[in-house]
Molecule: c-di-GMP-I riboswitch aptamer
Organism: uncultured Halanaerobiales bacterium
RNA sequence: AGAACGAAAAGGUAAUCUUUACUGAAAAGUAAAGAGCGCAAAGCUACGGAAUCUAAGGUUAGAUACUAUGAUUGCCGAGCUGCCGAA
Numbered sequence: 001a002g003a004a005c006g007a008a009a010a011g012g013u014a015a016u017c018u019u020u021a022c023u024g025a026a027a028a029g030u031a032a033a034g035a036g037c038g039c040a041a042a043g044c045u046a047c048g049g050a051a052u053c054u055a056a057g058g059u060u061a062g063a064u065a066c067u068a069u070g071a072u073u074g075c076c077g078a079g080c081u082g083c084c085g086a087a
Stems, first nucleotide, its partner, number of pairs: 005085002012039002016035008037074001043080003047077003050073004057067003
């Protein structure tokens, strides 16, 4: 120094809940504050697959029906990147 691995410390991130503002048809998202289940890829890319939510528009004689081109994933892969260093 690298690989593998995950003890300690520092730093990071934030499921979920609450409040405020904004965006959106909705689902939901963004920002700030408080709390903090968890996480060494639970960082990024929605690229492949899968699941879930919504239904503006469309389908329909009509509907509480169907439909993603709208979203979410802390689901599985792929690519790229990455902190620390005990055994």